Bacterial RNase P class A from a Terriglobales bacterium, 400 nucleotides, folded computationally. The source organism's lineage runs through Bacteria, Pseudomonadati, Acidobacteriota, Terriglobia and Terriglobales. A source record names the gene rnpB. Its Rfam family is "Bacterial RNase P class A". From the family's description: Ribonuclease P (RNase P) is a ubiquitous endoribonuclease, found in archaea, bacteria and eukarya as well as chloroplasts and mitochondria.

RNA sequence: GCGGGCAGAGGGGCAAUCGCGGCCGCAGCCGCAAGGCGCGCGGUCGAGGAAAGUCCGGACUCCACAGGGAAGCGUGCUGGCUAACGGCCAGGGGGCGGGUUUCAUAAAGCCCGUUCACGGACAGUGCCACAGAAAAUGUACCGCCGGCGGGCUUGCCCGCCGGUAAGGGUGAAAAGGUGCGGUAAGAGCGCACCGCCCCGCUGGUGACAGCCGGGGGCAGGGUAAACCCCACGUGGAGCAAGACCAAAUAGGGGAGGGAGGGCUGUCCCGGCCCGUUAUCAACUCCCGGGUAGGUCGCUAGAGCCGGUUAGUAAUGAUCGGUCCAGAGGAAUGAUUGCCGUGGCAAGCCGGCGCAAGCCGGGGCGCCGCACAGAAUCCGGCUUACAAUCCGCCCGCCGAA
Numbered sequence: 001g002c003g004g005g006c007a008g009a010g011g012g013g014c015a016a017u018c019g020c021g022g023c024c025g026c027a028g029c030c031g032c033a034a035g036g037c038g039c040g041c042g043g044u045c046g047a048g049g050a051a052a053g054u055c056c057g058g059a060c061u062c063c064a065c066a067g068g069g070a071a072g073c074g075u076g077c078u079g080g081c082u083a084a085c086g087g088c089c090a091g092g093g094g095g096c097g098g099g100u101u102u103c104a105u106a107a108a109g110c111c112c113g114u115u116c117a118c119g120g121a122c123a124g125u126g127c128c129a130c131a132g133a134a135a136a137u138g139u140a141c142c143g144c145c146g147g148c149g150g151g152c153u154u155g156c157c158c159g160c161c162g163g164u165a166a167g168g169g170u171g172a173a174a175a176g177g178u179g180c181g182g183u184a185a186g187a188g189c190g191c192a193c194c195g196c197c198c199c200g201c202u203g204g205u206g207a208c209a210g211c212c213g214g215g216g217g218c219a220g221g222g223u224a225a226a227c228c229c230c231a232c233g234u235g236g237a238g239c240a241a242g243a244c245c246a247a248a249u250a251g252g253g254g255a256g257g258g259a260g261g262g263c264u265g266u267c268c269c270g271g272c273c274c275g276u277u278a279u280c281a282a283c284u285c286c287c288g289g290g291u292a293g294g295u296c297g298c299u300a301g302a303g304c305c306g307g308u309u310a311g312u313a314a315u316g317a318u319c320g321g322u323c324c325a326g327a328g329g330a331a332u333g334a335u336u337g338c339c340g341u342g343g344c345a346a347g348c349c350g351g352c353g354c355a356a357g358c359c360g361g362g363g364c365g366c367c368g369c370a371c372a373g374a375a376u377c378c379g380g381c382u383u384a385c386a387a388u389c390c391g392c393c394c395g396c397c398g399a400a
Stems, first nucleotide, its partner, number of pairs: 001396006008389002012339007020046007028037003048371001052382002055380005060238004072234005077091005092118001093116008119229002124227002126223003141168002143164010176194006195218001196216005201210003242296004252287005260274005303322008340369005348361005
């Protein structure tokens, strides 16, 4: 330098015209008025870092709720932050990768990056495929060794009984590792070093750490994203929450009322049914619940920007500035010009070359500029994302 990966920042600008939504004001219209409409005009504001997934946590609202316990569900190293969290910050420990100490290899240690559902496997129960002799109250298949019996080619073979976990073999995993001694062969059987367990000491708020001291030959395989145990937390529903105003029609209740009402039928006559002093028809008035519809909830907030300050940081405190969509199934758009930015690139200019051509400058013009769209509001997480910039890692090429 090129290519790739992972994180982070970032999320084009200005202007004109037309259009859309909210709010304010004014014409205009309706109304006696209060006031309403306001399609026209003017002003002003009008998406995001994720507005997304709706996965966690909270605010807010309603319902439920004496108190305690259990079940269920969630979380799970430590400390801190926060309104809260399964989030964030800092630290500890484990895994992986890299660097460093060497003449060289390996390695302890140290440093850097990255990653982890990281409480408990002596409370109990279960499970561990295939292979393998044995997968857990320790296993004898091969091998090795001893004894007895037999065979012969007299140091080997066969059979039986026993010892053995060193060697082979199986497996993801085989009962501490290396070495020396020891033994019939072996074995923590004994010893040294390393590892492990327990107790103590020291340091640390703590997780934990310590070539620290003492004790123990070592007992205790793995699995808790198996049941389970422990600790902590946890009532349910969600702005279509919920509050207020409130028609028409049909029900409900009360008061008055007083004989008619309903069905059939276009209507009249007629026919049928119910009722006629009542708790009971029509009709009138009043009350109440619900629906349509309207208003609120609704956006000034754990807000945003900047400074100072405490803190390693997350974050807090304080000062100053600022107002930044709030509608209804839903507006935030379109066109054009200039600029920005990425790719391709004609004619032109310069250099080299006989030439074909190569290199550099500059650029008429052409093509592109993602993911995505508020719906009560915040804090997170996760996922998506063009150009450009910053950091880390990997590969290739070049120079010193």